[in-house]
Context: one part of a larger RNA
Molecule: large-subunit ribosomal RNA, domain II
Organism: Bacteroidales bacterium
RNA sequence: GCCUACAAGUUACGCCUCUCUGGCAAGGUUAAUUCCGUUAACGGAUGGAGCCGAAGCGAAAGCAAGUCCUAAUAGGGCGCUGAGUCAGAGGGGGUAGACGCGAAACUUUGUGAUCUACCCAUGGCCAGGCUGAAGUCCCGGUAACACGGGAUGGAGGGCCGAACCGGUAAACGUUGAAACGUCUUCGGAUGAGCUGUGGGUAGGGGUGAAAGGCUAAUCAAACUGAGAGAUAGCUCGUACUCCCCGAAAUGUUUUUAGGAACAGCCUGGGGUCUACUGUCUUAGAGGUAGAGCUACUGAUUGGAUGAGGGGGUCUCACCGCCUGCCAAAUCCUGAUAAACUCCGAAUGCUAAGACAUAAUACCCUGGAGUGAGGCCGUGGGUGCUAAGGUCCAUGGCCGAGAGGGAAACAACCCAGAUCAUCAGCUAAGGUCCCUAAAUGUAUGUUCAGUUGUUCUAACGAGGUCUGACUGCAUUGACAGCUAGGAUGUUGGCUUGGAAGCAGCCAUUCAUUUAAAGAGUGCGUAACAGCUCACUAGUCGAGCGGUCAGGCGUGGAUAAUAAACGGGCAUAAACAUACUACCGAAGCUAUGAACUGCCGAUAAAAUCGGCAGUGGUAGGGGAGCAUUCCAGUCUGCACCGAAGUCCCGAUGUAAAUCGAGAUGGAGCGUCUGGAAAAGAAAAUGUAGGC
Numbered sequence: 001g002c003c004u005a006c007a008a009g010u011u012a013c014g015c016c017u018c019u020c021u022g023g024c025a026a027g028g029u030u031a032a033u034u035c036c037g038u039u040a041a042c043g044g045a046u047g048g049a050g051c052c053g054a055a056g057c058g059a060a061a062g063c064a065a066g067u068c069c070u071a072a073u074a075g076g077g078c079g080c081u082g083a084g085u086c087a088g089a090g091g092g093g094g095u096a097g098a099c100g101c102g103a104a105a106c107u108u109u110g111u112g113a114u115c116u117a118c119c120c121a122u123g124g125c126c127a128g129g130c131u132g133a134a135g136u137c138c139c140g141g142u143a144a145c146a147c148g149g150g151a152u153g154g155a156g157g158g159c160c161g162a163a164c165c166g167g168u169a170a171a172c173g174u175u176g177a178a179a180c181g182u183c184u185u186c187g188g189a190u191g192a193g194c195u196g197u198g199g200g201u202a203g204g205g206g207u208g209a210a211a212g213g214c215u216a217a218u219c220a221a222a223c224u225g226a227g228a229g230a231u232a233g234c235u236c237g238u239a240c241u242c243c244c245c246g247a248a249a250u251g252u253u254u255u256u257a258g259g260a261a262c263a264g265c266c267u268g269g270g271g272u273c274u275a276c277u278g279u280c281u282u283a284g285a286g287g288u289a290g291a292g293c294u295a296c297u298g299a300u301u302g303g304a305u306g307a308g309g310g311g312g313u314c315u316c317a318c319c320g321c322c323u324g325c326c327a328a329a330u331c332c333u334g335a336u337a338a339a340c341u342c343c344g345a346a347u348g349c350u351a352a353g354a355c356a357u358a359a360u361a362c363c364c365u366g367g368a369g370u371g372a373g374g375c376c377g378u379g380g381g382u383g384c385u386a387a388g389g390u391c392c393a394u395g396g397c398c399g400a401g402a403g404g405g406a407a408a409c410a411a412c413c414c415a416g417a418u419c420a421u422c423a424g425c426u427a428a429g430g431u432c433c434c435u436a437a438a439u440g441u442a443u444g445u446u447c448a449g450u451u452g453u454u455c456u457a458a459c460g461a462g463g464u465c466u467g468a469c470u471g472c473a474u475u476g477a478c479a480g481c482u483a484g485g486a487u488g489u490u491g492g493c494u495u496g497g498a499a500g501c502a503g504c505c506a507u508u509c510a511u512u513u514a515a516a517g518a519g520u521g522c523g524u525a526a527c528a529g530c531u532c533a534c535u536a537g538u539c540g541a542g543c544g545g546u547c548a549g550g551c552g553u554g555g556a557u558a559a560u561a562a563a564c565g566g567g568c569a570u571a572a573a574c575a576u577a578c579u580a581c582c583g584a585a586g587c588u589a590u591g592a593a594c595u596g597c598c599g600a601u602a603a604a605a606u607c608g609g610c611a612g613u614g615g616u617a618g619g620g621g622a623g624c625a626u627u628c629c630a631g632u633c634u635g636c637a638c639c640g641a642a643g644u645c646c647c648g649a650u651g652u653a654a655a656u657c658g659a660g661a662u663g664g665a666g667c668g669u670c671u672g673g674a675a676a677a678g679a680a681a682a683u684g685u686a687g688g689c
Base pairs, nucleotide, nucleotide: 001689002688003687004686005685006684011096012095013094015093016092017091018090019089020088021087022086023085024084027052028051029050034045035044036043037042056063057062066078067077068076069075099237100236102234106227107226108225110223111222117201118200119199120198121197122196123195124194125193126191128160129159130158131156135152136151137150138149139148140147164188165187166186169184171182172181203219205215206214207213240623241622242621243620244619245618250263251262252261253260254259264370265369266367267366268365269364270363271362272361275360277356278355279354280353281352282351283350284349290343291341292340297337298336302332303331304330308326309325310323311322312321313320373398374397375396376395377394378393379392380391381390382389403414404413405412418592419591420590421589423588424587425586429582430581431580432567433566434565438579440578441577442576443575444574445573451569459554460553463551464550465549466548467547468546469545470544471543472542480538481537482536483535484534486511487510488509491505492504493503517532521530522529593613594612595611596610597609598608599607600606624678626675627674628673629672630671631670633668635667636666643662644661645660647658648657649656650655
């Protein structure tokens, strides 16, 4: 992992409540017991104890269709104006382990020191080698000691190193040879040494050269039995089918926040009987969007005027005067606000009426689930007008929604799947190939593979197309070419120099001219030289400028080659218009099923019409199967029961029936009843493979 078996809403109660069925009814009903019948999941009697109901109110005395509060005949609270009760079944609740499995723990009775920690008693063990303390003897030495030397001696938690004890480092081993080992290496090895045997200390206790270590592969409190099915607002699991409806992730409160209570939203039953919803009309309340502010409150641009203040000046002081300063108020002008409003919508809301739909709405009552929501659009708060952020409001969708499109993609776009069909039409989106359908039509744009990176800016550019305005132009424009571009004069000043061209000044004048600046740039030390403006000639038709728009271009940077889905495309890109086609579980067609309502029928069955039939939590309805019991068929069966295998048929399904084979002794139909009553999941339990 697979297979098989087993495995989870049960049972009890003088309990509460609701629904259905039945009996009796102002009543209903027996319990234990006893008796009888028979052998029953028993039946019939007996038994009126007791219980519920028929009257309530008050704390009570008490009064009573009333009563209590009260001074009250006032007012108010709770009551009265007839339905219960017993039994059976079911939904829900309560008390019990109460759907099943699951703690870590707590209490208590005991068992453990054959492992290990420490202690007690009694034994055992430590190859070999090295070093050479004290003491002693001899010699030297001293006044005597001291002291020196040589021998002797054999001390030490001394040295090296086996046994023995340990366990430093790495490798191997890691479903191991081993639930801690092996190999190599390493530490101690006469000591606080190692070790045998026997004994002692016990669980909040022991023991500990102390690591929370050890206390039998278990230790921040051992193991075993019991309380015990501890408790678990937590996790997981909870078993057949079909049909109808179908949520919530919100509010308030919570030692509350992943749990609850009440309300909201779902469902079953009953009642009211259009009270609901939509559109239109009419009548309303309101202060949002917007707008506005010499209409208030606050904020505020520039200017005018300017009280007052600052500064200066004058003066003994007053009075004055002045101002590159500040500035109230007023006026003009510009403009601002969630907590400003002289104003003020659209929506939404309220009411009435009409119309439309036949869906609803509200009340009473049984049963719930939900109370982690999410994304997208819109209006806002918060944040950075950040977030797949967060908090509200409002709509949609996902949640609980399949199908088509967006390559893939809960939420985006289209569209809500009862079933069948090798029928048709469409939606979004598409129509060169992958790939169903146009290499469609018309007119433009783009040359960047832009398109085609989901997204991209400020800024830059004689890319290109279109529009508007404007200047010049056959009295010849623009560009090119040829020629001129002069004179007073080297203007004046400055300066070493300054001559158009370092700088300063200026009615930058005047003359000759077709035209030519007291000079546009280069250049020289200064001149010179080149050039421009300006002019003529040549040429012969358009040439400049500004603004706006379309498409493109640079800006453009992320780690494998990799962001049109790919091939690829200059239209198969972009824009505008049009036609055709494809395209879904949408719509239609044909057939079928079920549900609800309406109609026909005395009712049911049936027939007809209309509408509906996605669905998680959850509510409701109807069934299938299993085991057992009673009755029934006075059923089936060795001429072959159950079970098993396989095939066929029937039914919307759970399933049922039939044929054959196997098997070898029991089993079924129908009507009811009762449950140890349905497995794919619980790291489920056991067995097998």